[in-house]
Context: one part of a larger RNA
Molecule: small-subunit ribosomal RNA, central domain
Organism: uncultured bacterium
RNA sequence: UUGGGCGUAAGAGCGUGUAGGCGGCCCGGUCAGUCCGCCGUGAAAGUCCAGGGCUCAAUCCUGGAAUGCCGGUGGAUACUGCCGGGCUGGAGUCCGGAAGAGGCGAGUGGAAUUCCUGGUGUAGCGGUGAAAUGCGCAGAUAUCAGGAGGAACACCAAUGGCGAAGGCAGCUCGCUGGGACGGUACUGACGCUGAGACGCGAAAGCGUGGGGAGCAAACAGGAUUAGAUACCCUGGUAGUCCACGCUGUAAACGAUGGGCACUAGGUGUGGGGGGUGUCGACUCCCCCCGUGCCGGCGCUAACGCAUUAAGUGCCCCGCCUGGGGAGUACGGCCGCAAGGCUAAAACUC
Repeated sequence: UUGGGCGUAAGAGCGUGUAGGCGGCCCGGUCAGUCCGCCGUGAAAGUCCAGGGCUCAAUCCUGGAAUGCCGGUGGAUACUGCCGGGCUGGAGUCCGGAAGAGGCGAGUGGAAUUCCUGGUGUAGCGGUGAAAUGCGCAGAUAUCAGGAGGAACACCAAUGGCGAAGGCAGCUCGCUGGGACGGUACUGACGCUGAGACGCGAAAGCGUGGGGAGCAAACAGGAUUAGAUACCCUGGUAGUCCACGCUGUAAACGAUGGGCACUAGGUGUGGGGGGUGUCGACUCCCCCCGUGCCGGCGCUAACGCAUUAAGUGCCCCGCCUGGGGAGUACGGCCGCAAGGCUAAAACUC
C1' cells in the first nucleotide's frame, strides 16, 4: 500500500472558517473526464511461447508474442466536468406569538458564618471512637440589640431548561447571541465537511494591582500508631473573590466527530401549533422540535445499542496498528515560569 478498525479499545475539548473533497430537480450546448475503432510509440536486455546450443539444468543463442502508460485521428454522449437558461423540495431571508440558570454590564435583597461595640449572665465552652492541643474569671460559650465586611444564593428545583463545548441558578434594569413552533411573502443550490489558520476553552497555576468573611494545599500543634512526614482534632498561609494579562490542560465523558436519508412500537417530560367537547379553567386526540426510560428487527466478541443507533447507506475530517521503554529523549514551535504541542530509538517481554 491493499485490507481492517475507532462506546469498553483508536473521535481532535469545542466552534468559526481558507484551500481541497463531495453536492438537489429540468432543458440546451460543449465533448475535457469516460467508452469504442484505427494509426503511431512503447530501444536492447528482461518476461511469456516455440525452436536450437554447452552431455542435462542454471546460463546462452534465434524467432515470435505480450505490455500499464503516452501521442495522433475518427466516432458515441448515459454519467461526471465546463458553459448557458429555468425550478423549489436543500439552505437562507421576512412576518407572528411564546419558552429559557445562553452571554456581558450596572444596581439591589434576605438568611447564615466571622469579627467589633454595648446589655443580660456565670463557669465552663469546644472537640472526639475516647481524648488532648485550643478558647474562657482580664468574664468565654449561651442570649438580646446595634455595626462592619466578604463570599455564596435555602425553598422554588425536576428524572426540568439554556448553550458549540467549557459551562450557566437570589431579584431588577440595560445591551446582546442562538434555537423551536406557526405563516408561506421573498432569494433561488446560495449547500455539507473542513488540512492549515483563527477564536473560545473547568480547576489548578503564573504576572500586576486590589480584596479577604468562611473554607483551606503548605506549615504548626494535639491525638492514633510499632512508626503515622496520613486518615481524626485545634489552629493556619498561599489560594479560593475582583480587574487586566498569561497559561491551554482534564475521566474537557455519551469514554460514542459532523451532515443528510431511510428502518416496529410503548411510556414520561420541556417548548410550540392544530382539532374535539366546554361560558371558561381544563380533559382527550393529532403534528413539529427538545430531553429521558423500556423494547423489536438489525448490529455486536460479549456487555449492550436500538428513529437522540453502536441498524442500513452516502459525503467530508480526525485517529489506531502488541505490552514496556514513553506521551519520554533529541530537535523545532509556543510560554514569564510551571510546562504545553509535535514526537522517536536502543533495549526488553